[in-house]
RNA sequence: CGGGGAUUAGCGCAGUUGGUAGCGCGUCUGGUUUGGGACCAGAAGGUCGCGAGUUCGAGUCUCGCAUCCCCGA
Numbered sequence: 001c002g003g004g005g006a007u008u009a010g011c012g013c014a015g016u017u018g019g020u021a022g023c024g025c026g027u028c029u030g031g032u033u034u035g036g037g038a039c040c041a042g043a044a045g046g047u048c049g050c051g052a053g054u055u056c057g058a059g060u061c062u063c064g065c066a067u068c069c070c071c072g073a
Stems, first nucleotide, its partner, number of pairs: 001072007010025004019056001027043005049065005
């Protein structure tokens, strides 16, 4: 320098044909227990890497940039 992939909650990841962003673990509260664990019920937590474009509407499509990984030179 060229090509490809990844970026979504604290962590790991889903998200279909563009139509109100979810799951597991974790955290918090309550129940249960002598207490803890396990179990049950509930809750909080998101600029969807950044910026722009298309669209009535973008996590999803287009362009640029950033970071990381792989391949090639």